This is a predicted structure of an 80-nucleotide RNA (transfer RNA) from an uncultured Rhodospirillales bacterium.
It was read from a public genome assembly.
Model confidence (mean pLDDT): 82 of 100.
It matches the Rfam family "tRNA". Rfam classes the family as a transfer RNA.
[in-house]
RNA sequence: GGGCGUGUGGUGAAACUGGUAAACACAUCCGACUUAAAAUCGGCCGCUUCGGCUUGCGGGUUCAAGUCCCGCCACGCCCA
Numbered sequence: 001g002g003g004c005g006u007g008u009g010g011u012g013a014a015a016c017u018g019g020u021a022a023a024c025a026c027a028u029c030c031g032a033c034u035u036a037a038a039a040u041c042g043g044c045c046g047c048u049u050c051g052g053c054u055u056g057c058g059g060g061u062u063c064a065a066g067u068c069c070c071g072c073c074a075c076g077c078c079c080a
Base pairs, nucleotide, nucleotide: 001079002078003077004076005075006074007073010026011025012024019063029043030042031041032040046053047052056072057071058070059069060068
C1' cells in the first nucleotide's frame, strides 16, 4: 500500500426485509434480611435544562438509518 471483518450504555450483548435503539443478563447504587458481612430477595439502572439527544467521526439517500451509500478514524486478520 491492497483486501476482509469489527466498532452500540460501566460490562457481555439484542434489535426480522430500513419502522419506538439499548431486549436479556451482569456490575454499580438504594432497600429488605443479618450483631455485621457474604449469599439471597426487591427496586433503580445511556444522557438530559424534560423540550429533547445518543449506535466510532463527518456527510448523503429516505416519511423513517445501528442497518443502505460516500469519505475518514481506531482495532483485528490476510496479502504484498